[in-house]
RNA sequence: GUUCUUUCACCGCCUAAGGCGACGCCGCUUCCUCGGCGUGUUCACGGGGGAACCCAUUUCCGUCGCGCUCUCUCGCGGCGGACGGGGCGAACGGACGCAGGCAACUGCGCCCAAGGUCACUUCCCAGGACCGAGCCCGUCAGCUAACCUCGUCGGCAAAGGGAAGGGUGAUC
Numbered sequence: 001g002u003u004c005u006u007u008c009a010c011c012g013c014c015u016a017a018g019g020c021g022a023c024g025c026c027g028c029u030u031c032c033u034c035g036g037c038g039u040g041u042u043c044a045c046g047g048g049g050g051a052a053c054c055c056a057u058u059u060c061c062g063u064c065g066c067g068c069u070c071u072c073u074c075g076c077g078g079c080g081g082a083c084g085g086g087g088c089g090a091a092c093g094g095a096c097g098c099a100g101g102c103a104a105c106u107g108c109g110c111c112c113a114a115g116g117u118c119a120c121u122u123c124c125c126a127g128g129a130c131c132g133a134g135c136c137c138g139u140c141a142g143c144u145a146a147c148c149u150c151g152u153c154g155g156c157a158a159a160g161g162g163a164a165g166g167g168u169g170a171u172c
Stems, first nucleotide, its partner, number of pairs: 007170005012156003018043002022039006044152006054142001059082009084140001085137004093112002096109005115131004120165006
């Protein structure tokens, strides 16, 4: 130094959001080493755009006129009003209440709720807790091979038991 084996300890979470090494600057410093910041390379993880084929090619309210009609209702046309479209994400949506509006619809509140997370990984048993937001593009983009392009932030403190497996460090 390598291989096998024994024993002990540890392995953080959400998110795509991280790893190795190089160079530069700063700090400690005689040096070595270590730490922080920055730059670009590379690997890894994640997002968007983008052919063919395929898919798709809107709706509602008010008012007036015409047609049907006993009326209601329905259809067509004119005028006015309302709702653009899309992306990231688990965060689709619905009932009720209040406010604005003739209405469509818009805003807020509260409850429910599709869906989502829970400690190295998987399985079994038991028991729960929490989230269910927000942001962006800017009138524009369905899917989409080649190709093009972007991000690697931010926020936290959980951990019930059993079995198997993996990794790191030390040790026989």
Model confidence (mean pLDDT): 77 of 100. c-di-AMP riboswitch aptamer (ydaO/yuaA leader) from an uncultured Opitutaceae bacterium, 172 nucleotides, folded computationally. It was read from a public genome assembly, where an Rfam model found it. Of the family's consensus pairs, 95% are formed in the model.